[in-house]
């Protein structure tokens, strides 16, 4: 220098063919207990890496770009 993959909650990740942003763990509150743990219930937490475009509508499609990993040289 060229090719490919990944980027979504604090962590690990899903999200199918463009239309509701989600799960587990963690965290907060409450219940249960003499207390802790377990268990049960409820809640908070997001610029979907960044910018632009297409579209009535974009995490998803297109372009540019950043970071990480990987292959070739």
């Nucleotide at each position: 220098g060229g090719g490919g993959a990944u980027a979504u909650a604090g962590c690990u990740c899903a999200g199918c063919u463009g239309g509701g942003a989600g799960a587990g763990c963690g965290u907060u509150c409450g219940g249960u207990u003499c207390g802790c743990a377990u268990c049960c219930g409820a809640g908070a937490g997001g610029u979907c890496g960044a910018g632009a475009g297409u579209u009535c509508g974009a995490a998803u499609c297109u372009c540019u770009u950043u970071a990480u990993c990987u292959c070739c040289a």

A computed fold for a 73-nucleotide RNA from an uncultured Eubacteriaceae bacterium, annotated as transfer RNA. Rfam family: tRNA. Rfam classes the family as a transfer RNA. Gene Ontology term of the family: triplet codon-amino acid adaptor activity. About the family: Transfer RNA (tRNA) molecules are approximately 80 nucleotides in length.